About this RNA: The part of an RNA shown here (large-subunit ribosomal RNA, domain I) has 505 nucleotides and comes from Derxia gummosa DSM 723.
[in-house]
Context: one part of a larger RNA
RNA sequence: UGCAUGUGGUGGAUGCCUUGGCGAUUACAGGCGAUGAAGGACGCGAUAGCCUGCGAAAUGCUUCGGGGAGUUGGCAAAUAAGCUUUGAUCCGAAGAUGUCCGAAUGGGGAAACCUACCCGCAAGGGUAUCUCAUGCUGAAUACAUAGGCAUGUGAGGCAAACCUGGUGAACUGAAACAUCUAAGUAGCCAGAGGAAAAGAAAUCAACCGAGAUUCCGAAAGUAGUGGCGAGCGAAAUCGGACCAGCCUGCAAGAUUUAGCUUCGACGUUAGCAAAACGGUCUGGAAAGUCCGGCGACAGUGGGUGAUAGCCCCGUAUGCGAAAACGUUGAUGUGGAACUAGGCUUGCGACAAGUAGGGCGGGACACGUGAAAUCCUGUCUGAAGAUGGGGGGACCAUCCUCCAAGGCUAAAUACUCGUAAUCGACCGAUAGUGCACCAGUACCGUGAGGGAAAGGCGAAAAGAACCCCGGGAGGGGAGUGAAAUAGAUCCUGAAACCGCAUGCAU
Numbered sequence: 001u002g003c004a005u006g007u008g009g010u011g012g013a014u015g016c017c018u019u020g021g022c023g024a025u026u027a028c029a030g031g032c033g034a035u036g037a038a039g040g041a042c043g044c045g046a047u048a049g050c051c052u053g054c055g056a057a058a059u060g061c062u063u064c065g066g067g068g069a070g071u072u073g074g075c076a077a078a079u080a081a082g083c084u085u086u087g088a089u090c091c092g093a094a095g096a097u098g099u100c101c102g103a104a105u106g107g108g109g110a111a112a113c114c115u116a117c118c119c120g121c122a123a124g125g126g127u128a129u130c131u132c133a134u135g136c137u138g139a140a141u142a143c144a145u146a147g148g149c150a151u152g153u154g155a156g157g158c159a160a161a162c163c164u165g166g167u168g169a170a171c172u173g174a175a176a177c178a179u180c181u182a183a184g185u186a187g188c189c190a191g192a193g194g195a196a197a198a199g200a201a202a203u204c205a206a207c208c209g210a211g212a213u214u215c216c217g218a219a220a221g222u223a224g225u226g227g228c229g230a231g232c233g234a235a236a237u238c239g240g241a242c243c244a245g246c247c248u249g250c251a252a253g254a255u256u257u258a259g260c261u262u263c264g265a266c267g268u269u270a271g272c273a274a275a276a277c278g279g280u281c282u283g284g285a286a287a288g289u290c291c292g293g294c295g296a297c298a299g300u301g302g303g304u305g306a307u308a309g310c311c312c313c314g315u316a317u318g319c320g321a322a323a324a325c326g327u328u329g330a331u332g333u334g335g336a337a338c339u340a341g342g343c344u345u346g347c348g349a350c351a352a353g354u355a356g357g358g359c360g361g362g363a364c365a366c367g368u369g370a371a372a373u374c375c376u377g378u379c380u381g382a383a384g385a386u387g388g389g390g391g392g393a394c395c396a397u398c399c400u401c402c403a404a405g406g407c408u409a410a411a412u413a414c415u416c417g418u419a420a421u422c423g424a425c426c427g428a429u430a431g432u433g434c435a436c437c438a439g440u441a442c443c444g445u446g447a448g449g450g451a452a453a454g455g456c457g458a459a460a461a462g463a464a465c466c467c468c469g470g471g472a473g474g475g476g477a478g479u480g481a482a483a484u485a486g487a488u489c490c491u492g493a494a495a496c497c498g499c500a501u502g503c504a505u
Stems, first nucleotide, its partner, number of pairs: 001504009015490001016455002020426002022423007029415002031158002039101003042055003046079002049075003061095006070083003106115003116127004129155002132152006162193001163191005173180001177227001203210002214241005224232002245407003249347005259333002262330008271319003277292003281288001293310002301313003356380008366392001387402005442449002462489001465476004
């Protein structure tokens, strides 16, 4: 030095576990905000810090319910001082308080800071902008108008997706590329609701008829469209889901609607009751074994020192609300009405710069095409029910409907969230980026990027005491079933590094 065997170190794979995720189903909810939100800063505890909670009334206050023995949240033990059967802590409902920043709104500002004025003895309150309404004023300019001032109403900001409208790409595909495609997608803007949008035929159809809209399945990758390339791509009709129809204008006015009172039902927001186990053996421990017993409208599930119907929490089932909220029914008030569509006065009476046409665009599955239909930037421009639109150029016949005003539930889309349940989903390099104080540490001027990190034991019983040592660490002793379970702690693979023995050189 090599090989072999044994025994260790290092390391953290594997196995087992799960507090966290992922994906669904059902029900609820679908908003919060000038009565100051979302999100924060700074504070508040007997005791430093962080998390949670709260706001100078500060780990909390008041009232009303529930509940029934301990309790002063967690990391996190300990001490101190309190509270509590005159019912605390805790749970629910309603209320009070709620610093400063933030739409942030008296002015300013480098967010959590600086600095004013008015009213009020003080405590305290008010003072942003815009919109609408009312009133008072009021220029050039006589009346007026613009403007100004005051009062009142509303708005503003945030929020995951879904929705409507406006605006609107490029990469890409066409094996290049320009029409085309991607795509009316992404992005941006505005607005709304729990859904939105659409909607009661100037619709389809075809000589038979149907009868608002929306969504799903088929029709159908069909008819078409298309540098007839790449591609794009209907409708009638049929089958389902769900079904619901209506109003009438403008201006002014009185008044309404909205609501409110009382009573009830159901549900939500705390809860309550509820049956029935002992012995033997093994073991550290019984829920395991054996013997006997009991309950079941309860043998879903979880915990307890191994595997528990009968130990604990629960589960089936039954019961329960002072208060608040939701749904629903009745009653009454106001009153036009308790079933939204009413009454009076004046003007008006079925929609005209419209339909249609020319030019230029866009939307329709349809790229200008034979191109109907719909929208309109521009120029034009009817008829008036003996009328008008459509039936894919256009004309006739025939059929069908009545534009240029408006409202409308359900079937449909989505899930930031709440509750319950489930999984041939993951099990710590997986599953969310985060099972752990994670959008943290850290990186970046910034937009932004973005980790690693779980497991002693049933119970800390977390090793008193002695010895070596400055300590770290170790040896005894002790605990424990186990300490090669000793806090770098379950299991403890491999790489890598030792020690002992044997053999070879």
RNAcentral holds the full RNA, with entries from SILVA.
Rfam family: Bacterial large subunit ribosomal RNA. Rfam links the family to the GO terms ribosome and structural constituent of ribosome.
Lineage of the source: Bacteria > Pseudomonadota > Betaproteobacteria > Burkholderiales > Derxia gummosa.